[in-house]
């Protein structure tokens, strides 16, 4: 070093100023955020993860492009070194090469509160009843779980 057993820790982040308004981190303007593992460093590739609901099923699982670079891998010539033969190393040209890296302009984000706001009846500016706005606030969640590190052994 690997694996294999137990076992321990660890494992999800964000509405700044601002405008309406009696009220909104929910409306608008902007702002801010991005689990794991894989791959050239990825929220948008590929795959893995909890939930959740009107549960033969659905949601969660959604979302990206153009352009530039060129690690890297192939390939041709030369020089070097060798060998039995392949292979090797250094330069030069070619070609392929990141949805991940620069640039630039865009995207996505579950469920349960909330009560801005709509509607409808009665009524006359009140009552009644229905629906109803959050990736970021409050809640399941001090949870749970891809994983990640670490310890330990009469082991392989």
């Nucleotide at each position: 070093u690997a694996g294999u057993a137990u076992c321990u820790u660890c494992g999800g982040g964000g509405u700044a100023g601002g405008g309406u308004g009696u009220g909104a981190u929910u409306c608008c303007c902007g702002a801010c955020c991005g689990g794991c593992a894989g791959u050239a460093c990825a929220g948008u590739c590929u795959g893995c993860g909890a939930g959740c609901c009107u549960c033969u099923g659905g949601c969660a699982u959604g979302a990206u492009a153009c352009g530039g670079u060129g690690a890297g891998c192939g390939u041709u010539u030369a020089u070097c070194a060798c060998u039995a033969a392949a292979a090797g190393a250094u330069a030069a040209g070619c070609g392929c090469a990141a949805u991940u890296c620069c640039g630039u302009a865009a995207c996505c984000g579950a469920c349960g509160g909330u009560g801005a706001g709509c509607c409808a009846a009665u009524a006359u500016u009140a009552u009644u009843g229905g629906c109803a706005a959050a990736g970021u606030c409050c809640g399941g969640a001090u949870g749970a779980g891809a994983g990640a590190a670490g310890a330990u052994a009469g082991c392989u």